A computed fold for a 1202-nucleotide part of an RNA from a marine eukaryotic metagenome, annotated as large-subunit ribosomal RNA, half B. It matches the Rfam family "Bacterial large subunit ribosomal RNA". Rfam links the family to the GO terms ribosome and structural constituent of ribosome. RNAcentral holds the full RNA, with entries from MGnify. Its mean pLDDT, the model's own confidence on a scale to 100, is 81.

Context: one part of a larger RNA
RNA sequence: UUAACUUUAGGGAAUUCGGCAAUCUAGCUCCGUAUCUUAGGUAUAAGGAGUGCCUGCAUAGUAGUAUGCAGGUUUCAAUGACAAGAGGUGCCCGACUGUUUAUCAAAAACACAGGUCCCUGCUAGCCAGUAAUGGUGCGUAUAGGGGCUGACUUCUGCUCACUGCCAGUAGGUGAAAAUCUGUUUCAACGGAUCUAAGCCCUGGUGAAGAGCGGGCCUAACUCUGAGGCUCUCACGGUAGCGUAAUACCUUGCCCGUUUAUUGCGGGCUUGCACCAAGGAAGUAACGAGGUACCUGCUGUCCCAAAGUUGAGCCCAAUGAACUUACUUCGCUGUGUAUAUGCUGCGGAACUCCAACGGGAAGAGAAGACCCCACGGAAGUUUACUACAGCCUGAUGUUGUGGUAUAGUUUUCUGUAUAUAGCGUAGUUGGGAGCAUUCGAUGCAAUUUCGUCAGGAAUUGUUGAUGCAAAAGUGUAACACCAACUUCAGAAAAGUAUACUGCUUACCUGAAAGGGGACAGCAUUUGGUGGGUAGUUUGGCUGGGGCGGCACGCUCCUGAAACAAUAUCAGGAGCGCCCAAAGGUAUGCUCAUUCGAGUCAGAAAUUCGAAGUAGAGUGCAAGAGCAAAAGCAUGCUUAACUAUGAUCCUAACAGCACGGAUCGUAGGAAGGAAACUUGGGUCUAGCGAACGCUAGUGUGUCCUUUAAUAGGACCCUAGUCUAACAAUGAACCUAUCCUGGGGGUAAUUGAGUUGUCGCGGGUAAGAGUUCACAUCGACCCCGCGGUUUGCUACCUCGCCGUCGUCUCAUGGCAUCCUGGCUAUGCAUAAGUAGCCAAGGGUGGAGGGGUUUACUCAUUAAAGCCAUACGUUAGUUGGGUUAAGAACGGUGCGAGCCAGUUUGGAUACUAUCUGUUGGAGUUGUUGAUUGACUGAGGGGAAGUUGCAACGAGUACGAGAGGAACAUUGCGACGCAGCCUCUAGUGUGCCAGUUGUCCGGAAGGGCAAUGCUGGGUAGCCACGCUGUAUUGGAUAAGAGCUGAAAGCAUCUAAGCACGAAGCCAUCCCUAAAAAGAGUCAGUCAUUUCUGAAAGUUCUGUAAAAAGGAUUAUAGGAACGAGAGCACUCUUAGAAGAAGAGAUCGAUAGAUUGCUUGUGUAAGUAUGGAGCUUCGGCGACAUAUUAAGCAUUGCAACACUAAAAG
Repeated sequence: UUAACUUUAGGGAAUUCGGCAAUCUAGCUCCGUAUCUUAGGUAUAAGGAGUGCCUGCAUAGUAGUAUGCAGGUUUCAAUGACAAGAGGUGCCCGACUGUUUAUCAAAAACACAGGUCCCUGCUAGCCAGUAAUGGUGCGUAUAGGGGCUGACUUCUGCUCACUGCCAGUAGGUGAAAAUCUGUUUCAACGGAUCUAAGCCCUGGUGAAGAGCGGGCCUAACUCUGAGGCUCUCACGGUAGCGUAAUACCUUGCCCGUUUAUUGCGGGCUUGCACCAAGGAAGUAACGAGGUACCUGCUGUCCCAAAGUUGAGCCCAAUGAACUUACUUCGCUGUGUAUAUGCUGCGGAACUCCAACGGGAAGAGAAGACCCCACGGAAGUUUACUACAGCCUGAUGUUGUGGUAUAGUUUUCUGUAUAUAGCGUAGUUGGGAGCAUUCGAUGCAAUUUCGUCAGGAAUUGUUGAUGCAAAAGUGUAACACCAACUUCAGAAAAGUAUACUGCUUACCUGAAAGGGGACAGCAUUUGGUGGGUAGUUUGGCUGGGGCGGCACGCUCCUGAAACAAUAUCAGGAGCGCCCAAAGGUAUGCUCAUUCGAGUCAGAAAUUCGAAGUAGAGUGCAAGAGCAAAAGCAUGCUUAACUAUGAUCCUAACAGCACGGAUCGUAGGAAGGAAACUUGGGUCUAGCGAACGCUAGUGUGUCCUUUAAUAGGACCCUAGUCUAACAAUGAACCUAUCCUGGGGGUAAUUGAGUUGUCGCGGGUAAGAGUUCACAUCGACCCCGCGGUUUGCUACCUCGCCGUCGUCUCAUGGCAUCCUGGCUAUGCAUAAGUAGCCAAGGGUGGAGGGGUUUACUCAUUAAAGCCAUACGUUAGUUGGGUUAAGAACGGUGCGAGCCAGUUUGGAUACUAUCUGUUGGAGUUGUUGAUUGACUGAGGGGAAGUUGCAACGAGUACGAGAGGAACAUUGCGACGCAGCCUCUAGUGUGCCAGUUGUCCGGAAGGGCAAUGCUGGGUAGCCACGCUGUAUUGGAUAAGAGCUGAAAGCAUCUAAGCACGAAGCCAUCCCUAAAAAGAGUCAGUCAUUUCUGAAAGUUCUGUAAAAAGGAUUAUAGGAACGAGAGCACUCUUAGAAGAAGAGAUCGAUAGAUUGCUUGUGUAAGUAUGGAGCUUCGGCGACAUAUUAAGCAUUGCAACACUAAAAG
């Protein structure tokens, strides 16, 4: 220091986001219990009383025992320990018990009983599966499945326009197949007919998805608007509730609660943006839910203290990890814009130990926010494209009848009226006969056709003729026969459609049977189809998104006098037009003004003059243009074909489209000719490949034919890529992931300083007068770097983000205290300014808040900076993940600087820094003791009130000071423990449960609990906490010139503040300038190099000598240390006391002190008794016993002879 505990005087939530945490309460018996209520509850509501031990009796019971009564008796306390609810009152949400994110969310989320809607008649529906088959279910509508809501009570409004679902179907559309048809035939292809589902269409449906307005006017004061008018819609929000889990403004307004309330409750309500089964409003009970208050209670706090255990610390042993370039100071400046390392100055002898956590933009994790990627993934949908599934037509499996309808073929029967004509003459041909008892004719009836004249057929009756020819009319002449046409009918065959049978395929059943050419299955057609899958989901961009298009092209400015040149710089345009507005030849001159002139005017047409363009030039601008590029007239089509080169587009190499210029060949127009002409005076008016379509192209080639036709290529045009060198294309992610980026945002920093803050200049004006006591506009000039912006410079292989707490350091633009000046300063109290940063600058309420507001105080309740100081210091309320809800928004997944509830804060300290504690060396031999004090640190004090002065000065009064002096406080700092308190797991006592057989004496249960308490430590207690000098600031002076005056200044002199320097306290010879004084010891002995230099020596070396008994080492010595007993000291080291010549520690004895009267014995004792005795407890012995971290005494033990 920390974790877990124990106890705290006085206060009692003042703490804090929030009573978090911890206390309080507690068992049992008896009494007693409000409100509300779904009548069950709420309820152990709340709130009271009792509780031990001993003796005896009664009742119940076989008994263990239980219950009750009476009496006795002890303690601070009798559920004495353990165990064991704090309570109450509002509100929100959810009815309830339950379930859930194993590992940060337990909830208001899920579930739930109940409600309601939809599907489903069983070979059901739904689900799984390719299928066989299986589940629901061996169930059957009181059943099963799906959706929504969520007990209960009162209720559940309006809207069918949209979407969905259901139903319908005259019509439209509608595929394959089929049929018909076109292209000479076939094929392919085209067209038409027919036509299913679907869609269009018509209705229904809201406890289906969903939705549920605006404006103006109006009543006897005002306000309001029952009411009226109008626009509009499918309908325009009803009941109920309402500043809400929903209300932006908002801390809405009022009331209550509080000293004070962004809270809570109750009302009002103009509901940004409540609202009725995504249910509305209530609601007893319930809730580890959210929120507010009250009582009690407390160390949460004022304000901390003491103690216990473990760790830390020390000793012995064992022994990881993260991390790791380092030889790792402060400030200032610089620098990729916050440096241990660079610069300058300062500091700094070396090495350890314990702590702290300011820095190393500390470690950890290739940032999760943001952006980017032709990255990924989960999810959604009216994104794109597919696929399951479902619906649907056709064909096959697939047979056989009937009826109806519609085509076809064949046969039969009938039908056919212009006028004229006997009259209902189809056309042509033949034709002179034909029909008739197998019934001619007539009559009657019926049916049918009809041009209304009549014709045909059938039946009945009659019973023998009728028709044609001839004539006449007419284009045509009739009987009868043949062929053909129109229309109608009948029959047969066959096809199609619809309906309805059959049974043998097929399905089903054990069978009998049932179903039945349907279903199912297969192939194919169309529809539907986030059920499933694969993908896409542009770019620029002062971050991204939203917005815009600066995404193709043209002109001007920017653009800095060649050219070129950027910005989401500024000003404007284009995505055409014209058969003349093109070509050519020729001619002319405009705008405007003046003059003249019939109607005629300012202005019409005409004449004349001036007229460099002031006009015009199709369209923007610029450039250009006068016998023209403008305005006209004539003739015309060069708005041609083919081809080459160059330039721009486009720095170099290269580049498509497009545009421009100069040629060549051909054939034209105009012109007498020279010549001009390949559109427009020039610069905009535009677009690959593939695919598709088209062509008065009299293009080229191939194939075929009698000829066409057909195919391929080329050319041209169209369709479309405006994201305009052209891919086919929607959202969401807070469930997210990967790769990257400080190329790019959010926080700090940096730059800038519009904004912000603070000054200055000038002085219009206000101030009765008067600019400057005070205030000061317009205009101008600055400073600061606290606001908010801008920039995007550092950081995305990571610099922890708001506020609180803790601890602070600095600035001064001063809130108070100190010293002054001015005043519109009488005093008092103010106002404004100057100097001044030594000290101080507080407590509460609501809110996460900083801020702001409020309450009561105060001398005052300052502003700012410090990475918006401080997260390897705290907290985690807010912001900002994953759950959930409301309002809004979106079809949806989802989203919202909207709201609400819940929701992990990890790191053993290497360096530096800081606070302490030691060791070593140096300081020129060693050592002991005492000092000096350069330097460093301190706030050691700051401030209030009262009394006196003095009711004085001042003042008309009312009021009302100051200097000096004194007392008492508050805060801070330091020390102490006599007192008052706290603690006091040394100690004493009481007592519960249990164990050691009883007693005595003990163990355990938090020290078991409870009552006291010595020393020590402590605060809530006690003590202390003067002044003076020097130099100054603002300011006020003396003398005094420059400047004959004046002037505080220039020379000189003297004042002046809590501020500065001392005085005071602490530290400080490592102060390399290493100090001073005093004392003690030593200044001896032994040993003893190397290298270098030099001398001798040598042929050169070697060897030897000198430097030198030097450096160094050992001994001795003084002194110190270790070891020993300890504590006034202490983490370890250190410091201090002692060490037998001794009270250092222990033991012993005594005293003090604490507790409170020991054990044993004796006596008493309510009563009971088998008369032996039992008995809680009381009294005496006994101010006892026990203890004693205190004070003494005493060498008994231990402090060695190392």